This is a predicted structure of a 96-nucleotide RNA (SAH (S-adenosyl-L-homocysteine) riboswitch aptamer) from a Pseudomonadota bacterium. The sequence was found by an Rfam model in a public genome assembly. Its Rfam family is "SAH (S-adenosyl-L-homocysteine) riboswitch aptamer". On this family, see Wang et al., Mol Cell 2008: "Riboswitches that sense S-adenosylhomocysteine and activate genes involved in coenzyme recycling". Rfam links the family to the GO terms S-adenosylhomocysteine metabolic process and regulation of gene expression. The prediction has a mean pLDDT of 75.
[in-house]
RNA sequence: UCGCUCGAGGAGCGUUGCGACAGUCCGACGGGCCCUCGGCCCGCCGCCUGCCAGGCUCGAGCGGCGCAGUACUUCCCGAUACGGCGCUCAAUGAAA
Numbered sequence: 001u002c003g004c005u006c007g008a009g010g011a012g013c014g015u016u017g018c019g020a021c022a023g024u025c026c027g028a029c030g031g032g033c034c035c036u037c038g039g040c041c042c043g044c045c046g047c048c049u050g051c052c053a054g055g056c057u058c059g060a061g062c063g064g065c066g067c068a069g070u071a072c073u074u075c076c077c078g079a080u081a082c083g084g085c086g087c088u089c090a091a092u093g094a095a096a
Stems, first nucleotide, its partner, number of pairs: 001064009010089006018055001021050003026046002029043006054082001
């Protein structure tokens, strides 16, 4: 640093739907096959539909890649910022 998994960032209900993901038909492009002016299959992109408001940050584990040797281990202390819209609860606060 990347991938996966787990944990934390207080919680719930409703709602919209960007990305990712899943999917039918249709369309464009490329390739292959055939009984060849048509058909079929595959890939990819688009449209549409579905799902969807922890996809983010921090930490840990496993693995890959890279770097380093002023490094490693142990102990102690200890967190941060952000997260569409509407409503509700919790915590703090004299209240806002």